[in-house]
RNA sequence: GCCGCCUUGGCGCAACUGGCAGCGCAACGUACUUGUAAUGCGUAGGUUGAGGGUUCGAGUCCCUCAGGCGGCU
Numbered sequence: 001g002c003c004g005c006c007u008u009g010g011c012g013c014a015a016c017u018g019g020c021a022g023c024g025c026a027a028c029g030u031a032c033u034u035g036u037a038a039u040g041c042g043u044a045g046g047u048u049g050a051g052g053g054u055u056c057g058a059g060u061c062c063c064u065c066a067g068g069c070g071g072c073u
């Protein structure tokens, strides 16, 4: 230098063909307990890496950029 893949709450990941962004863990509250842990129930937390485009509508499609991983030279 060229090619491919990935980037979504604090962390790990889903979201099928474009149509309300979910799950687990963690956090917080609460029940239980002498107390803590464990367990049950509940709550909050996301401008979906950045910018632009297409569309009635974009996490999803297109372009540019940034970061990460892998391959080739």
Base pairs, nucleotide, nucleotide: 001072002071003070004069005068006067007066010025011024012023013022019056027043028042029041030040031039049065050064051063052062053061

Notes: RNAcentral holds the sequence, with entries from ENA. This is a predicted structure of a 73-nucleotide RNA (transfer RNA) from Nocardia sp. CA-294901. It matches the Rfam family "tRNA". The family's RNA type in Rfam is transfer RNA. From the family's description: Transfer RNA (tRNA) molecules are approximately 80 nucleotides in length.